[in-house]
Context: one part of a larger RNA
RNA sequence: UGACGGGGGCCCGCACAAGCGGUGGAGUAUGUGGUUCAAUUCGACGCAACGCGAAGAACCUUACCUGGGCUUGACAUUGACGGAAUCCUGUAGAGAUACGGGAGUGCUCUUCGGAGCCCGGAAAACAGGUGCUGCAUGGCUGUCGUCAGCUCGUGUCGUGAGAUGUUGGGUUAAGUCCCGCAACGAGCGCAACCCUCGUCGUUAGUUGCCAUCAGGUAAAGCUGGGCACUCUAGCGAGACUGCCGGCGUCAAGCCGGAGGAAGGUGGGGAUGACGUCAAGUCCUCAUGGCCUUUAUGCCCAGGGCUACACACGUACUACAAUGGCUGUUACAAAGCGCCGCGAAACCGUGAGGUGGAGCCAAUCGCAAAAAAACAGCCUCAGUUCAGAUCGAAGUCUGCAACUCGACUUCGUGAAGUCGGAAUCGCUAGUAAUCGCGGAUCAGCAUGCCGCGGUGAAUACGUUCCCGGGCCUUGUACA
Numbered sequence: 001u002g003a004c005g006g007g008g009g010c011c012c013g014c015a016c017a018a019g020c021g022g023u024g025g026a027g028u029a030u031g032u033g034g035u036u037c038a039a040u041u042c043g044a045c046g047c048a049a050c051g052c053g054a055a056g057a058a059c060c061u062u063a064c065c066u067g068g069g070c071u072u073g074a075c076a077u078u079g080a081c082g083g084a085a086u087c088c089u090g091u092a093g094a095g096a097u098a099c100g101g102g103a104g105u106g107c108u109c110u111u112c113g114g115a116g117c118c119c120g121g122a123a124a125a126c127a128g129g130u131g132c133u134g135c136a137u138g139g140c141u142g143u144c145g146u147c148a149g150c151u152c153g154u155g156u157c158g159u160g161a162g163a164u165g166u167u168g169g170g171u172u173a174a175g176u177c178c179c180g181c182a183a184c185g186a187g188c189g190c191a192a193c194c195c196u197c198g199u200c201g202u203u204a205g206u207u208g209c210c211a212u213c214a215g216g217u218a219a220a221g222c223u224g225g226g227c228a229c230u231c232u233a234g235c236g237a238g239a240c241u242g243c244c245g246g247c248g249u250c251a252a253g254c255c256g257g258a259g260g261a262a263g264g265u266g267g268g269g270a271u272g273a274c275g276u277c278a279a280g281u282c283c284u285c286a287u288g289g290c291c292u293u294u295a296u297g298c299c300c301a302g303g304g305c306u307a308c309a310c311a312c313g314u315a316c317u318a319c320a321a322u323g324g325c326u327g328u329u330a331c332a333a334a335g336c337g338c339c340g341c342g343a344a345a346c347c348g349u350g351a352g353g354u355g356g357a358g359c360c361a362a363u364c365g366c367a368a369a370a371a372a373a374c375a376g377c378c379u380c381a382g383u384u385c386a387g388a389u390c391g392a393a394g395u396c397u398g399c400a401a402c403u404c405g406a407c408u409u410c411g412u413g414a415a416g417u418c419g420g421a422a423u424c425g426c427u428a429g430u431a432a433u434c435g436c437g438g439a440u441c442a443g444c445a446u447g448c449c450g451c452g453g454u455g456a457a458u459a460c461g462u463u464c465c466c467g468g469g470c471c472u473u474g475u476a477c478a
Base pairs, nucleotide, nucleotide: 001478002477003475004474005473007472008471009470010469011468012467013466015462016461019426020425021424022423023422026317027316028315029314030313031312032311033310034308035307042053043052064303065302066301067300068299069298070297073126077125078124081120082119083118086103087102088101089100090099091098092097106117107116108115109114128292129291131290132289133288137286138285139281140280141279142277144275149188150187151186152185153184154183155164156163157162168179169178170177194269195268196267197266199237200236201235202234203233204232205231208227209226213224214223215222240263243257244256245255246254247253319419323378324377325376326375327374328373335366336365337364340359341358345354346353347352385416390411391410392409393408394407395406396405432454433453434452435451436450437449438448
C1' cells in the first nucleotide's frame, strides 16, 4: 500500500422487511449428470454450466459408430500431355463409383506456330485435419457492475515503499456539485450529446374522414370531391430547479407550490472506466508449437446424436365455478410476403384440398386477435375439471416420416384435489393474466426475440441475511 475481520461509523441495491405470483409435489417438453451403447460427437460446471454454443439433428447438417471405397486427394498454386464447355442416356452396385452409347465442336487475342477462358490429367512440390494445447496467443464474450470509481502531470511531504490531490463539513443517482484544505490542474469513467415513447406547432397528403357538399348501396370512403380531424414521417417548440414560498453556511442543494402534456435524471433503450476471475471460446474466424499424411485427410450407404433403473435445472399444462362448454357480438400493436403471402367461391366433421383474384404491398394477403361483453347449460363430483397414454383412420411437407416430423378426427381416458425442508421473480402500465408476430426453417417451438390487450397489492423501516461504495481500526496474511 492492499486484502481480510462472527471490528466500528456512514450510505446504497427487490438485499431484507411489506405484498403479489411462482418453483420444490403431478403429467409432459427441454437441457444436464449418471448409466447403457458399435456410437449414444464435442464444448459449457457456484453466482457468471444445465430451453447454454444449437435463431430448427428424419437424409443433409454431423464433427460420432459400422461397413464400402479414394490416396496430389472434396479445396489452392505450379504442371508435361489431352480435350471446348455442356447436355441426354445404358449396365452393375446400397451408394460412392466403375465400364459404355449419343448429341455437341465454342468465345477472345493472334506474328497463323500458338496463347487465354473452361474440363480431364502422369510425376512432384504440396494440400487436408471440428486432431492436442484457451495454462503459448489475437479477436470476441461473460462477471463484479451502469457499481462510482481508476489514474496522471507539476508541486509539496517522507531516507524509502509511498502519501497528498481522491481526505474533511454538507449534498447528489453519481469522485454530482458547493465550501474548506499543500495543493493546483488534467485524463478515463458519471452526466450530456444518440434512438424511442409522452404534448403542441408546421410542412406534406393514392392511409384517414361524411367533418362539410354531391352521387350511390343490402351494407361499405364505395365514387366525385376535400386535407378539417385521426394517422403517417420530416422539421421545429417544450423542462432549465426557469418562477414563488420555506429550510440551508448569503453555497451546493432539499421540501412544498404555481403554471404545464410532462417536474426535478419525465418513462424505456443504446452506451460497460482501470482492472478481477491463468473465467469462456484453438468446434465461428485467425494463429505459435506439437501430432497426423494409403490417414487423425476425403467420398458414400446405413445407424447414432432421439438410448433409460434413476438424480438435478429450466419451462409448459393442470388440479377447476374469479371456472369449463356452446352460441352471439366487439376492441390492438408490431411484423412478414415473388422459389412468396395467397382472397372470394366450392369440397371435407377436421387437419386440409380444389381454385386462383389481388399484391414487390400505409393500396393485396397472412388475419381470426384472445382474454373481455351478452345469453344458455354444468352445481362441487376425480366431475361437462384435467388432459398424459394407447388403438384406429387420415392430412401436409419432403427423394424418403421404421428407428425419428408436425397436425386432424373418432375412441381411450392416467397422475393430479394447490404441493415437505427449502427456494425464485417483481416497486407501475410493473407483477399477474390474454392473445398476436418474427428469426431459424422444405417440414417441425411449451424455447428465443419482439408486439400490444386487461391490469393489481405493498414498501413501517434498515435490527437481521446477501452483494456493494467511502472513512476508520486490528492483523503473526501478500